RNAcentral holds the sequence, with entries from ENA. A computed fold for a 73-nucleotide RNA, annotated as transfer RNA. The coordinates come from a structure-prediction model, not an experiment, and the mean pLDDT is 81. Its Rfam family is "tRNA". About the family: Transfer RNA (tRNA) molecules are approximately 80 nucleotides in length. It is annotated as a transfer RNA.
RNA sequence: GCCGGUUUAGCUCAGUUGGGAGAGCGUUGCACUUGUAAUGCAAAGGUCACUUGUUCAAUCCAGGUAAUCGGCA
Numbered sequence: 001g002c003c004g005g006u007u008u009a010g011c012u013c014a015g016u017u018g019g020g021a022g023a024g025c026g027u028u029g030c031a032c033u034u035g036u037a038a039u040g041c042a043a044a045g046g047u048c049a050c051u052u053g054u055u056c057a058a059u060c061c062a063g064g065u066a067a068u069c070g071g072c073a
Stems, first nucleotide, its partner, number of pairs: 001072007010025004019056001027043005049065005
């Protein structure tokens, strides 16, 4: 330099032929307990990496950028 993968909650990751953003763990509160742990219930937490475009509508499609991983030279 060229090619390809990945980027979604604090962490690990789902997700959809374009229309509601989610799970587990973690965190906080409450219940339970003599107390703690465990368990149960609830809650908070997101510009879906950034940008431009297509579309009535984009996490999803197209172009570009960035970070990271891998291959080739």